This is a predicted structure of a 72-nucleotide RNA (transfer RNA) from Acidobacteria bacterium 13_1_20CM_3_53_8.
[in-house]
């Protein structure tokens, strides 16, 4: 330098045009002699950046950034 892949909450991770599941962690509460475990509930500015297409973009297209891999 060329090609490809990945980027979603503190962490892991699903989804794929109609504003996003789940788990762990966190907070509250119930239970419990205490803790842990367990039950119930709650929150967080979660879709890498900037554009484009579209009535509507996490999703499609382009650019850039970061990381990973292959080739040279």
């Nucleotide at each position: 330098g060329g090609c490809g892949g990945u980027g979603u909450a503190g962490c892991c991770a699903a989804g794929u045009g109609g504003u996003a599941a789940g788990g762990c962690a966190g907070c509250g509460u119930c239970c419990c002699g205490u803790c842990a475990a367990g039950g119930c509930g709650c929150a967080a500015u979660a879709c890498g950046u900037g554009g484009g297409u579209u009535c509507g973009a996490u999703u499609c297209c382009c650019u850039c950034c970061a990381c990973c891999g292959c080739c040279u």
RNAcentral holds the sequence, with entries from ENA. Rfam family: tRNA. By type it is a transfer RNA. The coordinates come from a structure-prediction model, not an experiment, and the mean pLDDT is 80. NCBI's taxonomy places the organism under Bacteria, Pseudomonadati, Acidobacteriota.